């Protein structure tokens, strides 16, 4: 350089045209406990990597760019 894959919450990941964008772990608050852990309840946290396009509607489809991984000379 070329080909393929990935980028969504602090972390690991779902969601592949239409719901208020979700789960687990983690954080915070409360309950429980002599205390801690565990358990239970609640809660916060997202310009869905960036820009443009298609569409009534885009996290999702298309193009370019940025970052990462694998393959190949």
């Nucleotide at each position: 350089g070329c080909g393929c894959c990935c980028g969504u919450a602090g972390c690991u990941c779902a969601g592949g045209g239409g719901a208020u964008a979700g789960a687990g772990c983690g954080g915070c608050u409360g309950c429980c406990u002599u205390c801690u852990a565990a358990g239970c309840a609640g809660u916060a946290g997202g310009u869905c990597g960036g820009a443009g396009g298609u569409u009534c509607g885009a996290a999702u489809c298309c193009u370019c760019c940025c970052g990462g991984g694998c393959g190949u000379a």